[in-house]
Molecule: Glycine riboswitch aptamer
Organism: Acidovorax facilis
RNA sequence: GCCGUCUGGAGAGCCGCCACCACCUGUCAGCAGCGUGGAGGCGCACCGAAGGAGCAAACCGCGUGCCAUGUGGGCAGCGCGGUGAAUCUCUCAGGUACCAAGGACAGGGGGAG
Numbered sequence: 001g002c003c004g005u006c007u008g009g010a011g012a013g014c015c016g017c018c019a020c021c022a023c024c025u026g027u028c029a030g031c032a033g034c035g036u037g038g039a040g041g042c043g044c045a046c047c048g049a050a051g052g053a054g055c056a057a058a059c060c061g062c063g064u065g066c067c068a069u070g071u072g073g074g075c076a077g078c079g080c081g082g083u084g085a086a087u088c089u090c091u092c093a094g095g096u097a098c099c100a101a102g103g104a105c106a107g108g109g110g111g112a113g
Base pairs, nucleotide, nucleotide: 002111003110005108006107007106008105013044015043016042017041018040020038021037022036023035024033025032026031045096046095047094051092052090053089054088058083059082060081061080062079063078064077065075066074067073
């Protein structure tokens, strides 16, 4: 490092619109409502800690430059390309009252190799 398990574990909207379901209220029984709840879609705003993407130093290659030299070399400047980490950056994905869920990461204990 890998696989279970236990513990801890942040951020940001109770926004607007639309239609649906259940209930409530009213009803001329066709429906209606600025009502309550649920699960969605779209829009705007926002968050970064699933996942994803980006890059600094450094290193490598090529070219070029500088130094030395009538044998080999040295330096690593400049340009181009490649490799290149994160809790940084982006916000595709994901998420945004509480609870729950999710959760990078950290710790305990166990297993395989």